[in-house]
RNA sequence: ACAACGAAGAGUUUGAUCCUGGCUCAGGACGAACGCUGGCGGCGUGCCUAACACAUGCAAGUCUAGGAGAAAGUCUGACUUCGGUUGGACGAGUAAACUGGCGGACGGGUGAGUAACACGUAGGGAAUCUGCCUUCAGGACGGGGAUAACAUCGCGAAAGCGUUGCUAAUACCGGAUGAAGCGACGAUACUGCCUGGUAUUGUUGUUAAAUGUGGGCUUUGGCUCACGCCUGGAGAUGAUCCUGCGUCCCAUUAGCUUGUUGGUGGGGUAACGGCCUACCAAGGCGACGAUGGGUAGCCGGCCUGAGAGGGUGAUCGGCCACACUGGGACUGAGAUACGGCCCAGACUCCUACGGGAGGCAGCAGUGAGGAAUAUUGGGCAAUGGGCGCAAGCCUGACCCAGCAACGCCGCGUGCGGGAAGACGCUCUAAGGAGUGUAAACCGUUGUUGACAGGGAAGAAAGGUAUGUAUGCGAACAGUGUGCAUAUAAGACGGUACCUGUCGAGGAAGCCCCGGCUAACUCCGUGCCAGCAGCCGCGGUAAUACGGGGGGGGCAAGCGUUGUCCGGAAUCAUUGGGCGUAAAGGGCGAGUAGGCGGGACAGUCAGUCAGGAGUGCAAUUUCGGGGCUUAACUCCGGAUCUGCUUUUGAAACUGCUGUUCUUGAGUUUGAGAUGGGAAAGUGGAAUUCCCGGUGUAGCGGUGAAAUGCGUAGAUAUCGGGAAGAACACCGGUAGCGAAGGCGGCUUUCUGGCUCAACACUGACGCUGAAUCGCGAAAGCGUGGGGAGCGAACAGGAUUAGAUACCCUGGUAGUCCACGCUGUAAACGAUGGGCACUAGGUGUUGGUUCGUUCAUUGCGGAUCAGUGCCGUAGCUAACGCAUUAAGUGCCCCGCCUGGGGAGUACGGCCGCAAGGUUGAAACUCAAAGGAAUUGACGGGGGCCCGCACAAGCGGUGGAGCAUGUGGUUUAAUUCGAUGCAACGCGAAGAACCUUACCUGGGCUUGACAUACAGAGCGAGCGUAUAGAGAUAUACGUGGCCUGGUUUACCAGGCGUUUUGUACAGGUGCUGCAUGGCUGUCGUCAGCUCGUGUCGUGAGAUGUUGGGUUAAGUCCCGCAACGAGCGCAACCCUUGUCCUUAGUUGCCAUCAGGUAAAGCUGGGCACUCUAUGGAGACUGCCCCGGUUAACGGGGAGGAAGGUGGGGAUGACGUCAAGUCCUCAUGGCCCUUACGCCCAGGGCUACACACGUGCUACAAUGGCCGGUACAACGGGAAGCGAGGUCGCGAGGCGGAGCGGAUCCCUUAAAACCGGUCUCAGUUCGGAUUGCAGUCUGCAACUCGACUGCAUGAAGUUGGAAUCGCUAGUAAUCGCGGAUCAGCAUGCCGCGGUGAAUACGUUCCCGGGCCUUGUACACACCGCCCGUCACGCCAUGGGAGUUGGUAGCGCCCGAAGUCGCUGGCCCAAUCCUGAUUAUUCGGGAGGGGAGGCGCCGAAGGUGAGAUCGAUGACUGGGGCGAAGUCGUAACAAGGUAGCCGUACCGGAAGGUGCGGCUGGAUCACCUCCUUU
Repeated sequence: ACAACGAAGAGUUUGAUCCUGGCUCAGGACGAACGCUGGCGGCGUGCCUAACACAUGCAAGUCUAGGAGAAAGUCUGACUUCGGUUGGACGAGUAAACUGGCGGACGGGUGAGUAACACGUAGGGAAUCUGCCUUCAGGACGGGGAUAACAUCGCGAAAGCGUUGCUAAUACCGGAUGAAGCGACGAUACUGCCUGGUAUUGUUGUUAAAUGUGGGCUUUGGCUCACGCCUGGAGAUGAUCCUGCGUCCCAUUAGCUUGUUGGUGGGGUAACGGCCUACCAAGGCGACGAUGGGUAGCCGGCCUGAGAGGGUGAUCGGCCACACUGGGACUGAGAUACGGCCCAGACUCCUACGGGAGGCAGCAGUGAGGAAUAUUGGGCAAUGGGCGCAAGCCUGACCCAGCAACGCCGCGUGCGGGAAGACGCUCUAAGGAGUGUAAACCGUUGUUGACAGGGAAGAAAGGUAUGUAUGCGAACAGUGUGCAUAUAAGACGGUACCUGUCGAGGAAGCCCCGGCUAACUCCGUGCCAGCAGCCGCGGUAAUACGGGGGGGGCAAGCGUUGUCCGGAAUCAUUGGGCGUAAAGGGCGAGUAGGCGGGACAGUCAGUCAGGAGUGCAAUUUCGGGGCUUAACUCCGGAUCUGCUUUUGAAACUGCUGUUCUUGAGUUUGAGAUGGGAAAGUGGAAUUCCCGGUGUAGCGGUGAAAUGCGUAGAUAUCGGGAAGAACACCGGUAGCGAAGGCGGCUUUCUGGCUCAACACUGACGCUGAAUCGCGAAAGCGUGGGGAGCGAACAGGAUUAGAUACCCUGGUAGUCCACGCUGUAAACGAUGGGCACUAGGUGUUGGUUCGUUCAUUGCGGAUCAGUGCCGUAGCUAACGCAUUAAGUGCCCCGCCUGGGGAGUACGGCCGCAAGGUUGAAACUCAAAGGAAUUGACGGGGGCCCGCACAAGCGGUGGAGCAUGUGGUUUAAUUCGAUGCAACGCGAAGAACCUUACCUGGGCUUGACAUACAGAGCGAGCGUAUAGAGAUAUACGUGGCCUGGUUUACCAGGCGUUUUGUACAGGUGCUGCAUGGCUGUCGUCAGCUCGUGUCGUGAGAUGUUGGGUUAAGUCCCGCAACGAGCGCAACCCUUGUCCUUAGUUGCCAUCAGGUAAAGCUGGGCACUCUAUGGAGACUGCCCCGGUUAACGGGGAGGAAGGUGGGGAUGACGUCAAGUCCUCAUGGCCCUUACGCCCAGGGCUACACACGUGCUACAAUGGCCGGUACAACGGGAAGCGAGGUCGCGAGGCGGAGCGGAUCCCUUAAAACCGGUCUCAGUUCGGAUUGCAGUCUGCAACUCGACUGCAUGAAGUUGGAAUCGCUAGUAAUCGCGGAUCAGCAUGCCGCGGUGAAUACGUUCCCGGGCCUUGUACACACCGCCCGUCACGCCAUGGGAGUUGGUAGCGCCCGAAGUCGCUGGCCCAAUCCUGAUUAUUCGGGAGGGGAGGCGCCGAAGGUGAGAUCGAUGACUGGGGCGAAGUCGUAACAAGGUAGCCGUACCGGAAGGUGCGGCUGGAUCACCUCCUUU
């Protein structure tokens, strides 16, 4: 520069909502593992566990220094007994071994230890070393004595060791030389950063070597080249030391330290230093976290993330540490040494038992451990390393190959065509749809694969040879350097790559499909089997389990598990909070610390800007390049956000100095005050004592009792005593930091406010630690004790009552002194400062105005204290100058619920206990605010035969009927609070009938279709049988066509056989439709638009009135609308119109015993069609000029005229699968069908609904009158007649305003009975009958005669009814052959009462509380019992770790000693002349000492494991006891504390509102 990079949420608490908050998911990553599956290639990666133990092989050697020096084999001699023996040459100065040099301190492995200058980064060394390498300067003289190998002898099993003898060097040792090195003492100059450094120089002392090896030449003296040797300087590289900063968790680790901190002398080291030592001093470290404990190699980086961060430290790179465990030094330039040494220990191996050997955390490999990690491979061709002049040798470093989908990347498993679409499979509404162009089939390609052929790059440098240039050289020799040419060498590997042939041929799976989250159906299963990441699925229709089909995702992989980051702003620097959700310390004083007013000047630490150094490489990123692409890799750029240094800037912060007054404080003068402490003092009340009066009760409660009282209480009067508390004033008034403070007076004392000048001059704010104060209860000691009153006792209440209520009553409450230190210690709101609309009270002060004056009024201002309210904030509620607003400073605290404010430990306390304060385990929530409901033993308003007022019943009796129960072969089934129970059933002798027993049938009693066979079906009779049924006889079709008949064909019909199928009152009403009940004929239930609220929602629909009503009116952020209400419909009440038979009969006529009987008429009644009428329309009053209400007029009817039909949104998984319909399941010679008989009718008992009664408002007898609704053909059945009667005979009339059922009864009139178990009552039973019916035994109704039970008005309780109603009286109908006391209707007679809404029940509206929402039949607490789990204590037992004291003390360094030993040098003696003695010097073995690992021992510390027993906790299915909490939760709750109790808990004292309700007070808002 091109450019590049860049932030998503979801599920789950609720009926719903918003918020808080946790849990969970979607993403990425991995040295992974596991399950299923698996074609190829490239590049990477591969013991995370036991730093556990290791068989075997390999991983470090090499060398022109030295001496010594083979063999096999080949060739060739000599001898030969032809077996062989012995020479020589080559092999070869080779191999192997030894002395010596260099290298084995690199390379390779591992991460145990280490929280440290270990690492990172930046510096320092004027406090240092550095082999090989580079460079510069100089040098290498002259001697000596040994020793390994080897030989010899000996010991030993071995490892190995020793004796004697020989020998060389680049091995070793003296001497010489020497300065620029080193030491000492100086001098001069320059310089720095404190000690100092550098350069030059003087004197003095001291220190070296290998002229060796090789090549060439040589006159053999040497010369030359290369490599080496010594001294010194410089460099490079490497190493070492020191320092700043950074570097995990625990404070339930708070104090640590004696070489410790410093100094002086000495020692030691390459070097500084307590590194070591002696002495002296008493320091040093620590809340900015010492010490201790736990964990851990550190970094570049890697993963993730928008970033900041978080996690991590495999592979690659840097550093460190380690090498079986612990200790130690030696050698060396370098080690305290992975493949070296010594000692100790553990382990393994060998052993001849005497002794020895070993160390894979090198590469392979083995065992073990583990969920888990590879070949005992090839090669030094490349890169790199060691040695060497080099050739070269060595190299498990490395390069390659092998194994593994372990990861990343790439490729393939084909491609094109091919049906309105095969088969199979799946689904189906049975038509079809899907799989699906998918397949088959046709064509085509050839990546890959197989085979065949060709076939790389990786090789360059160096070496060698030749040539050449140049240096050295006397040299043309030789050699160094450069150039040119030639030349050998490839593990991988005949691999990559290329070409040809063959041929779609060999190559797809895994997970998922309820939501989150892309993807749906069938079958099976039936809270089982199972799934599940969270929410959650599964109890008969499972898209959630299992299988099938189909679909979605990814793909040689796909899922699962584990871990990390992310999402999580869920530890919040970026980027959170604390009134009520978790969270403000109970309050203050104040230390450290943090932060801090105005001005000027200086400084430049922070800060900012520029430069320099560094931030290795790799990685990341950008641009390019190379492998066909990519992964991978190479080159270049950027980045590396950091640190150091330097030069500047000077605003801000800091620092220094000077100054200022506004912050803060001081002074003066006023003021208010339940501020604190002490002393004194006062009156009222309570109780007690004494005395008087006085008599039977008092007291207490919901009601009582315990208690007190005739021994005189209570009451009352007087006197006295004692203790405690201070009425009224008293007030959202005052004071105090908080707790708290209240009669009055005095003394002492604290703080505050106001005003004004003056003074000091930032002296301030906050505040860990610390110190002090701190209600009530409680504790200690001593007092005191009136009242009250935990505990306790008694009485009540109660199922119980360890409570609430009552009677007593001890601690305590009070005082003094001391402790305790907690509360809902609350404004649930830390402190300080500043800023940001107002209004209105109130307390204290100052001031101004007004007023004659004032305690008055008004204004301003300062300080407090309330309420309302704007902006703003808040999840909302709410807060709002007294902030929860806007900012700054400081402190405290929070991070899901439970476990738990518990355990352990520490500290405090006399104790009670306080404070600090976890974990395991467990749940997917726990919570806050608000919303809609529901509920309340909350409130307000209103309604209803809800109560009340009345009338009549039920509950008692007998009977009827239904139900439960029981019984039974069966007593079919259903209905079960209201809203099941005279209900389904409007009618069970058979039938019905579904049940039971028995007898039968099997395509069926019934439907449709097909195929085959037949022709009869039906009817009648007889026989058998209980019948179904069976058999026999007789009789016996229809239509069409063929001309008719006979006959034929077809169809209908029918029988039979077979197949599909029928059939089921079998199950599921919790799979359903339909229908129905109920709240409730209650007045409600909603919507659209708008508005308000983040939202659920609200508003409308609330409010003031009114109504039967959400009916209407008014008001109102609402305006409208819908379903309900009302009205429209039916009926009834009045009138009118029309019509006039079967109805009617006023008038006219006829007529009868009578009669609308007849003519006639339709006026009336009536019938039935259409209308009218009633609407608060009119008047008065009230009311808001309203709605509406009260009264009145008129009217048949008056405020909905009466009655009916009509049942909103919904509730009850209400009822019904047995009316019907219907999904699914089940049965199919039976759970179907037919038949007979039985049962549904049973009967100790219980309940519901009724009937009849108990009598005189009555019974009985006689007489007499008046209805309406209805029904009638297998019917109603008249008149007549028979029967006491039920009824019989008979049959007129009538499908009906005509005939019949059909005499209504009560009533009325008359008579009788006279209060009794009766002339009441009629059950029961006997006899005799009638009717229906095939049939009245089980089991019908009715009649007559006889019998004549209970019952004398019904306990607790409970039902209906408000007017033509209740009550009472009869009549009709449905069902029905027959069978109502039931049901549905009809009319007759015909009341009483309602003051009123306190209470019971139900309902409506508003409001309030709520922990309920399955909605109070809710929720929910604790003990106890049982099971499981984790955990605390626990007599102890047992193990680990670290430290301390003491004992012992290896190796080894150091020190001392060293009588013993020793070749080199010196002195000296001797001598066979090469050595042997003695001494000096030097060294050593040995000995001693300090230190010292392992070991032993002692007392403790700490961390685990385990432990009889024990404590609480969590979870668990429908266990037990109670009912504590949520509503006023039925005693308001809660907090602290004390006592008590099976348990929740109760009570006392003090506190809080996070208490409902009513009243009052105060304040505020509006008018």

This is a predicted structure of a 1567-nucleotide RNA (small-subunit ribosomal RNA) from a Candidatus Zhuqueibacterota bacterium. Model confidence (mean pLDDT): 82 of 100. It was read from a public genome assembly. The organism belongs to Candidatus Zhuqueibacterota, within Bacteria.